[in-house]
C1' cells in the first nucleotide's frame, strides 16, 4: 500500500442481506421470600448502534469518507 472481517447497554452478542417502536442473556437497582446471606420470582434503570456526511417521509440497516482492532497478500 491492497483485500477481507469486526465495532450495537457495564460484559458477551442478535438484529443489517429484504430500511419502519433498538433487543436477548449475564450484570446492576428495588420489592417478595429468609433470622441473615445465597438461590428463586416480580418489576425497573441504563444506548443518541465507532465517527462524519449523503439518499429517504423514515437509516443500526442503503451509499461515501474516515478511525480502531484482527486476518491475508505485496
Nucleotide at each position: 500500500c491492497g483485500g477481507a472481517g469486526a465495532g450495537u447497554a457495564g460484559c458477551u452478542c442478535a438484529g443489517c442481506c429484504u430500511g419502519g417502536u433498538a433487543g436477548a442473556g449475564c450484570a446492576c437497582c428495588a420489592c417478595u421470600u429468609u433470622c441473615g446471606g445465597g438461590a428463586a420470582g416480580u418489576g425497573g434503570g441504563g444506548g443518541u448502534c465507532g465517527c462524519a456526511g449523503g439518499u429517504u417521509c423514515a437509516a443500526a440497516u442503503c451509499c461515501u469518507g474516515u478511525c480502531u482492532c484482527u486476518c491475508c497478500g505485496a
RNAcentral holds the sequence, with entries from ENA and Rfam. This is a predicted structure of a 74-nucleotide RNA (transfer RNA) from Sulfurivirga caldicuralii. Its Rfam family is "tRNA". Rfam links the family to the GO term triplet codon-amino acid adaptor activity. By type it is a transfer RNA.